[in-house]
RNA sequence: AAGAUCCCCGCGGGAGAGUUCGGUCGCGCAGCCGCGCGGCCGACGCCGAAGGCGCAACCGCCCCGGAAACGCUCAGGCCAAAGGACCGCGCGGGAGCU
Numbered sequence: 001a002a003g004a005u006c007c008c009c010g011c012g013g014g015a016g017a018g019u020u021c022g023g024u025c026g027c028g029c030a031g032c033c034g035c036g037c038g039g040c041c042g043a044c045g046c047c048g049a050a051g052g053c054g055c056a057a058c059c060g061c062c063c064c065g066g067a068a069a070c071g072c073u074c075a076g077g078c079c080a081a082a083g084g085a086c087c088g089c090g091c092g093g094g095a096g097c098u
Base pairs, nucleotide, nucleotide: 002098003097005095006094007093008092009090010089011088012087013086018044020043021042022041023040024039025038026037027036028035029034045078046077047076051074052072053071054070058066059065060064
């Protein structure tokens, strides 16, 4: 100096499933019955791609470890927003290796 890998950061992409029902509170509309939005609680139904847990294909230094986009749904989520595994880019930062 170059290349590749990993972590952080930035940008872009990024799925699924109830904007269900009931109660209550607040706000607004309304002449009344009521209606709409939001918060909380309860009920049942569902999703899995934060996290977590489990089995294990597989891998290793094979004593024992590491292990999924598979499974479970504790958590989380089911209008939108936020989040989001993972993918791409970065003439950004850091750490190894060749």